[in-house]
C1' cells in the first nucleotide's frame, strides 16, 4: 500500500441476495402472579439496524465514502 468478509437491544442472532408500510424471536434487565423463600414458570415493560451521502414514492437491505473488526497479498 492493495484486496476480500463482516457491523442489527447488555449478550448471540431472524431479515439483507429478490427495497414495501408498527424492525423478530431468544437470552439478560425491570414489574406483577406464583412459591415458606430462591429458582422454574406465566403475563407485562422498556431496550437495537456502525457514522454520513446518494438512488428511490418508500433503504436495516441497492450505490458511495468513512471508522472499526477478522482474514490475504505485497
Nucleotide at each position: 500500500g492493495g484486496a476480500g468478509c463482516c457491523a442489527u437491544a447488555g449478550u448471540a442472532u431472524a431479515g439483507c441476495c429478490u427495497g414495501g408500510a408498527u424492525a423478530g424471536a431468544a437470552u439478560a434487565c425491570g414489574a406483577g402472579c406464583u412459591u415458606g423463600c430462591g429458582g422454574a414458570g406465566c403475563u407485562u415493560g422498556g431496550g437495537a439496524c456502525c457514522g454520513g451521502g446518494g438512488u428511490u414514492c418508500g433503504a436495516a437491505u441497492c450505490c458511495c465514502c468513512g471508522u472499526g473488526g477478522c482474514u490475504c497479498c505485497g
Predicted 3D model of a 74-nucleotide RNA (transfer RNA) from a Microcaldota archaeon.
Lineage of the source: Archaea > Nanobdellati > Microcaldota.
The coordinates come from a structure-prediction model, not an experiment, and the mean pLDDT is 82.
Rfam family: tRNA. By type it is a transfer RNA. Gene Ontology term of the family: triplet codon-amino acid adaptor activity.